[in-house]
RNA sequence: GCUCUUGUAGCGAAACUGGAUAACGCAUCCGGCUUUUAACCGGGGGAUUGACGGUUCGAGUCCGUCCAAGAGCA
Numbered sequence: 001g002c003u004c005u006u007g008u009a010g011c012g013a014a015a016c017u018g019g020a021u022a023a024c025g026c027a028u029c030c031g032g033c034u035u036u037u038a039a040c041c042g043g044g045g046g047a048u049u050g051a052c053g054g055u056u057c058g059a060g061u062c063c064g065u066c067c068a069a070g071a072g073c074a
Base pairs, nucleotide, nucleotide: 001073002072003071004070005069006068007067010026011025012024019057028044029043030042031041032040050066051065052064053063054062
């Protein structure tokens, strides 16, 4: 330098062929239980889906450029 893969909450991770309010688990916060902690039970908050454009009635999903990580080739 070229090709491919990946990027979604603090961490992990789903979203089926473009269509519902973007799930779920851990963590965090509040409450219950307990002498207390842990465990367990109930509940809450947290995401412009890597960035910017484009296509479309509609984009996490498709297209373009760029950024980051990884793999292969030279």